[in-house]
Context: one part of a larger RNA
Molecule: large-subunit ribosomal RNA, domain II
Organism: fermentation metagenome
RNA sequence: GCCUACGAGUCAGUCAUCACCAGCGAGGUUAAGGCAUAGAGUGCCGGAGCCGAAGCGAAAGCGAGUCUAAACAGGGCGGCUAUAGUUGGUGGUGCUGGACGCGAAACCUUUGUGAUCUACCCAUGUCCAGGUUGAAGUUUCGGUAACACGAAAUGGAGGACCGCACCAGGGAGCGUUGAAAAGCUCUUGGAUGAGGUGUGGGUAGGGGUGAAAGGCCAAUCAAACUGGGAAAUAGCUCGUACUCCCCGAAAUGCAUUUAGGUGCAGCGUUGAAACAGUCUCUGUGAGGUAGAGCUACUGAUUGGAUGCGAGGGCUUCACCGCCUAUCAAAUCCAGACAAACUCCGAAUACGCAGAGAUGUUUUUCAGCAGUGAGGGCGCGGGUGCUAAGGUCCGUGCCCGAGAGGGAAAUAACCCUGAUCAACCGCUAAGGUCCCCAAGUGUAUGUUAAGUUGGAAAAACGAAGUUUGAUUGCACAGACAGCUAGGAUGUUGGCUUGGAAGCAGCCAUUCAUUUAAAGAGUGCGUAACAGCUCACUAGUCGAGCGAUCGGGCGUGGAUAAUAAUCGGGCAUCAAACAUACCACCGAAGCGAUGAUAUAGGCAGUUAACUGUCGAUAGGUAGGGGAGCAUUCCAUUACAGCAGUGAAGGGAUACUGUGAGGUAUCCUGGAGCGGAUGGAAAAGCAAAUGUAGGC
Numbered sequence: 001g002c003c004u005a006c007g008a009g010u011c012a013g014u015c016a017u018c019a020c021c022a023g024c025g026a027g028g029u030u031a032a033g034g035c036a037u038a039g040a041g042u043g044c045c046g047g048a049g050c051c052g053a054a055g056c057g058a059a060a061g062c063g064a065g066u067c068u069a070a071a072c073a074g075g076g077c078g079g080c081u082a083u084a085g086u087u088g089g090u091g092g093u094g095c096u097g098g099a100c101g102c103g104a105a106a107c108c109u110u111u112g113u114g115a116u117c118u119a120c121c122c123a124u125g126u127c128c129a130g131g132u133u134g135a136a137g138u139u140u141c142g143g144u145a146a147c148a149c150g151a152a153a154u155g156g157a158g159g160a161c162c163g164c165a166c167c168a169g170g171g172a173g174c175g176u177u178g179a180a181a182a183g184c185u186c187u188u189g190g191a192u193g194a195g196g197u198g199u200g201g202g203u204a205g206g207g208g209u210g211a212a213a214g215g216c217c218a219a220u221c222a223a224a225c226u227g228g229g230a231a232a233u234a235g236c237u238c239g240u241a242c243u244c245c246c247c248g249a250a251a252u253g254c255a256u257u258u259a260g261g262u263g264c265a266g267c268g269u270u271g272a273a274a275c276a277g278u279c280u281c282u283g284u285g286a287g288g289u290a291g292a293g294c295u296a297c298u299g300a301u302u303g304g305a306u307g308c309g310a311g312g313g314c315u316u317c318a319c320c321g322c323c324u325a326u327c328a329a330a331u332c333c334a335g336a337c338a339a340a341c342u343c344c345g346a347a348u349a350c351g352c353a354g355a356g357a358u359g360u361u362u363u364u365c366a367g368c369a370g371u372g373a374g375g376g377c378g379c380g381g382g383u384g385c386u387a388a389g390g391u392c393c394g395u396g397c398c399c400g401a402g403a404g405g406g407a408a409a410u411a412a413c414c415c416u417g418a419u420c421a422a423c424c425g426c427u428a429a430g431g432u433c434c435c436c437a438a439g440u441g442u443a444u445g446u447u448a449a450g451u452u453g454g455a456a457a458a459a460c461g462a463a464g465u466u467u468g469a470u471u472g473c474a475c476a477g478a479c480a481g482c483u484a485g486g487a488u489g490u491u492g493g494c495u496u497g498g499a500a501g502c503a504g505c506c507a508u509u510c511a512u513u514u515a516a517a518g519a520g521u522g523c524g525u526a527a528c529a530g531c532u533c534a535c536u537a538g539u540c541g542a543g544c545g546a547u548c549g550g551g552c553g554u555g556g557a558u559a560a561u562a563a564u565c566g567g568g569c570a571u572c573a574a575a576c577a578u579a580c581c582a583c584c585g586a587a588g589c590g591a592u593g594a595u596a597u598a599g600g601c602a603g604u605u606a607a608c609u610g611u612c613g614a615u616a617g618g619u620a621g622g623g624g625a626g627c628a629u630u631c632c633a634u635u636a637c638a639g640c641a642g643u644g645a646a647g648g649g650a651u652a653c654u655g656u657g658a659g660g661u662a663u664c665c666u667g668g669a670g671c672g673g674a675u676g677g678a679a680a681a682g683c684a685a686a687u688g689u690a691g692g693c
Stems, first nucleotide, its partner, number of pairs: 001693006011097003015094010027051003033045004055062002065077004100239002103236001107229002110227001112225002119203009128193001130162003133158001137154006166190003170187005205221001207217003242626006252265005266371002268368007276361001277358009291344001292342002298338002302334005309327002311324004374399010404415003419594003424590003430584003433568003439581001441580006452570002460555002464552010481539005487512003492506003518533001522531002595616003599612005627682001629679006637673001639671002647666008
C1' cells in the first nucleotide's frame, strides 16, 4: 500500500415540548393491587393520584375578580367580547445521564510495589606493578657561657611526583534504521586517598537521597511505578457508512473573562393562518450629500489700495510733533480654500396616498436548523504614500454554494444560469492565414518602428512621417547654390603696455559714397593683418519659409534558462483607425422526444388518468419518497430445495437510482415471496482496530 472482517446520533426516564394518528370530551385517565382466563399486544375491577374546567396575592385570604392603597382613584395580573381538554401510539427536538465515535497532558484519594539500577549511610572483607622526591625526629661533627644555629649522615612523612592494574570521562574522529536504547579508536585526568571495590543491611513518593546538576530513586523524575475513581474533562483536531425528488442559507448587528465558543436578532426550511408585498406612473412630503458659494457666518488664504497700532530714525528738558523700500489690525478692490463652514442646493434613496401591472413574492404563529473566520471586482469614502492581492465602512454584482463558452493556462473579468437524450438549427462574448471551427472579406487611410499582433511605461528630447489651421516671401524672379562687391571720415571716443568692427566702458552707433555695405554676426592676431556674416548686384527658374495643433511612429527603455505575440509567423498586413457584409462560436435560445415537481382545469369515491402553461445548478441545512441487510409475527396470504439451498463467478434482461430477476458454472444444505413489526440496519477515509498478502 492493497484485500477481508469490525468500526460512530443509541438506550433509559410516572421528564418537557411540538406535529400527525386514534379514543373519549367539560371532562380525560387510571397507578400499585385484585379477580377471571391462558399459544397474551387478554378481559373485568381498582378514582388513590395527575392534567384540565379561575384567577389574583409573599401570605392569611378573597374570588370574575384580586393585589397595591385611606380610596368607590389610578395602576399590575386576570375575566368578558371568543371554553378544549385529556389519555395512548408514532415521529421531530430538548433536558438528565459516558449520550455520535476515537484522542490528552493532567488530578485525586485510596490502594499498594520498588534502593538487585542509582544517591547517601551502617557493618564486615578485599585491592592499589615499578620508579622518584626526601618533612619531622634521631645520630655525629662544628658551634654557643648555655641555648640557638650550621654541616653531614640516618630516617621515611605527604588529600607529594612519574607511571601499570583499577577508576574516571576533558578533546577529536567514527558511529547515529549503530556491533552498542550511550559504544569504538586515538588522546586525556586520578592512581595511599574526601581512593577503588565485594558481600550483607538501612532511608520510599510532596517522600527519600543529593561535595547541589532539579541530579538520582530499576533504559521512567519540576514529584516513580501499579490497580482504582474512570467511558475524568477536551468551547480543540480527526472521522461519521444506501438512493432519488423539492427548497436552499450565512460569514452581519448587539452582548459576552468574549473574540476560531455561545445567547438573542437577521438570513434557510416545513406546517398552519392572515391579506399583505413588489414594480411603474401621478400627487404630496421630510432631508442638507454631490455640486456650488463665501461682502451669508466660522475658520483659513494670495496680490493691490488705505494704514489703527507697533518697530526704527529725527527733534525736544519733557509732552507733543515729523519721517519711513519694516511688521501689521480693520475696511475696500480682485482672486481663491474647508470632513468637523453654509446665503444656496440636486440626482438617487426614503415616507404617505391614488391608479395600473404582478399573483404569495409579504406578514404572523409553531417545529427544525445551519451561519456568526468570508473573499474578489465596480462605484462612494476613511486609514495608508489618492502604496499593497493592505485595512475599515457603505452600495451593487459575482465566487463562496455555479457547471458551459471566451480571456494561452487562470474562484470571483466578459458572455451565460447545466432536469435528461441525440452526429438538428440560430446566436452571445470572442473570433474567421496555419496549429483551430469560421474571410488570406469589401472600402478608405495610417505605421516601417516587427512598432504592433500584449496588462503596462513617464518627465523630457528630435528637420521621423502624415494631416489641419494661421501667417510671410515669390516670374517686378523668392529659397538654396555659384560669381562679384561688402567701401570712406576712422585706428569713433575712453581705457590700456597694446585695444585698429570683434577684452572692457561710453553713445545723438553718426555722417559720406553707394546697387549695397553694422562705428559691425562669428573665427582669428600680442596689436594689426587675414577669413566670414548681415546687406547688394548678376546667374539660375518655381515654389520657399515661420508658428500652433491632430494621428501613427522614434530615443528615454536595465534581471537573472539563449529567446518568444499561446506558437508558427505576419508589412497596400495576419498591425492600427473608420465603415460595412458574410460566417464560426456555449450546457444560452429554438426544434424533436422523455421524466419529475408544486399548481389550474376535466374525469374519478379515493388512489389515479388526461390536458395546459410554468418550474427542475447547488455547500451548510430543512422537507418528502424509497432501496438493501438481520431477526420476529401472520400464512384458511403462493412456496423452493441432493432432479442441488445459501454463498461465490459470469452473462443477459429490467428499474431514474439505491437495486431486482433469469440463465449457466461453482458450491454442497438449507432458503425465500407477500403483508406487518423490531433493529447490534448500509464504510473510502478516523497517522482507525485485527488478520492476510